[in-house]
RNA sequence: CUUAUCAAGAGUGGCUGAGGAAACAGGUCCUAUGACGCCCGACAACCUGACCGACCUUUCGGGAAAGGUGUUAAAUCCUGCGGUUUUUAACCGAAAGAUGAG
Repeated sequence: CUUAUCAAGAGUGGCUGAGGAAACAGGUCCUAUGACGCCCGACAACCUGACCGACCUUUCGGGAAAGGUGUUAAAUCCUGCGGUUUUUAACCGAAAGAUGAG
C1' cells in the first nucleotide's frame, strides 16, 4: 500500500501500583471493592491444517488436533465530515483507527 472484518464472545486467578478508554476536540464512563500493563486461563476473527465432499483436476465448500498472530468494560464507548429525514433524534456512507492475510 491492497483486501476482509469490526453492534456477538471471553476469570471472584496471580504480580504490579495510578491512572486509563488510538490521535486532536467535546462528552461520558472505568478505577485502592485496585484501573492500565504482564503471566496464566478463557474467547474465537483471520491464516496454516489431518481428512472429507463436489469437481472442468483447476478450483470451491466443510474442517479435528496443533500452531502463527489476535482479542479478553461500555457498538471501534459516543460524537465531530457528508447525505436522507418528522431537522430533537434516527438511519446510511465516508474519514480515521484496530486485527488478520498478501
Predicted 3D model of a 102-nucleotide RNA (SAM riboswitch aptamer (S box leader)) from uncultured Ruminococcus sp. Model confidence (mean pLDDT): 79 of 100. The RNAcentral record of the sequence draws on MGnify.